[in-house]
């Protein structure tokens, strides 16, 4: 260079046009001599970036950025 995936919480992943969620981690309480498991409860997000369609966009167009992978 062409072409296809991927991009969401610290981390690994949902959500396929209607106010973003789970698991783990990570605070706090319970329990324990102490810790660790296990149990309740909480906290975290400009959905990679800019822009457009839409009453509304993580979703749908575009442009751009990182990663990958495939042809050259």
């Nucleotide at each position: 260079g062409u072409u296809c995936a991927u991009g969401u919480a610290g981390c690994u992943c949902a959500a396929a046009g209607g106010u973003a969620g789970a698991g783990c981690a990570c605070u706090c309480g319970u329990u324990u001599g102490u810790g660790a498991a296990g149990c309740g409860a909480g906290u975290g997000g400009u959905u990679g970036a800019g822009g457009g369609u839409u009453c509304g966009a993580u979703u749908c167009c575009c442009u751009u950025c990182a990663u990958g992978g495939a042809c050259c």
Background:
The RNA shown here (transfer RNA) has 72 nucleotides and comes from a Candidatus Nomurabacteria bacterium. The coordinates come from a structure-prediction model, not an experiment, and the mean pLDDT is 80. Taxonomically the source falls in Candidatus Nomuraibacteriota (Bacteria, Bacteria candidate phyla). RNAcentral holds the sequence, with entries from ENA. It matches the Rfam family "tRNA". It is annotated as a transfer RNA.